[in-house]
RNA sequence: GCGUCGAUGGUGUAAUGGUUAGCAUCUCAGCCUUCCAAGCUUAGGAUCCGGGUUCGAGCCCCGGUCGGCGCA
Repeated sequence: GCGUCGAUGGUGUAAUGGUUAGCAUCUCAGCCUUCCAAGCUUAGGAUCCGGGUUCGAGCCCCGGUCGGCGCA
């Protein structure tokens, strides 16, 4: 340099183009407990960046950045 795959809460990971982006973990508060742990309930927090297509984009298209793999 070329090809290919990927980027989603602090972390890990889902999401057929269609309701408020789900789950686990984490943090806060509450319940439970003599206290702690475990358990239960509530709340907080995310789509790498720019553009395009579409009534509607995490998802499709183009470019960029970063990372993995292969080729040279």
A computed fold for a 72-nucleotide RNA from a Candidatus Woesearchaeota archaeon, annotated as transfer RNA. Rfam family: tRNA. The sequence was found in a public genome assembly. NCBI's taxonomy places the organism under Archaea, Nanobdellati, Candidatus Woesearchaeota.